[in-house]
This record gives sequence, structure tokens and C1' cells, in this order.
RNA sequence: GCCGUCGUCGCUCAAUGGCAGAGCGCCGCUCCGGUACGGCGGAGAUGCGGGUUCGAUUCCCGCCGACGGCU
Repeated sequence: GCCGUCGUCGCUCAAUGGCAGAGCGCCGCUCCGGUACGGCGGAGAUGCGGGUUCGAUUCCCGCCGACGGCU
């Protein structure tokens, strides 16, 4: 330099164009003589900028970053 894959709550992952979800973690309450376990509730995310579309996490382009391959 070229090619490919990936980028979503703090972490690990879903979401085949139509309300962004789950587990763990965090916060509050509850349970218990106390701790742990358990129960209820809550906060928190689509890498950045454009395009297509009635509607984009999803499709297209560029950029940034991570990983892999070729030279």
C1' cells in the first nucleotide's frame, strides 16, 4: 500500500428496514438475628460524518479505531 471481518449500556453478546433487548455488573427497596443466596424496581448504549428510505443497529459512501490476510 491492497483485501477482508468487526465496532451496540461498565463487561460479554442479541436484534434479516418498523417500540434497541438479554446475562453479569451498578443503584434503590425487600427478605434474613447477621452475611450469602433469593424477590421487586430503576439508571445506563447503536464509533464519527453523509446518502437511500415514510422509517436505518440493519442498506450504500467516506473517515476513525481493532483484528486478520497479501505484498
This is a predicted structure of a 71-nucleotide RNA (transfer RNA) from a Polyangia bacterium. The coordinates come from a structure-prediction model, not an experiment, and the mean pLDDT is 81. RNAcentral holds the sequence, with entries from ENA.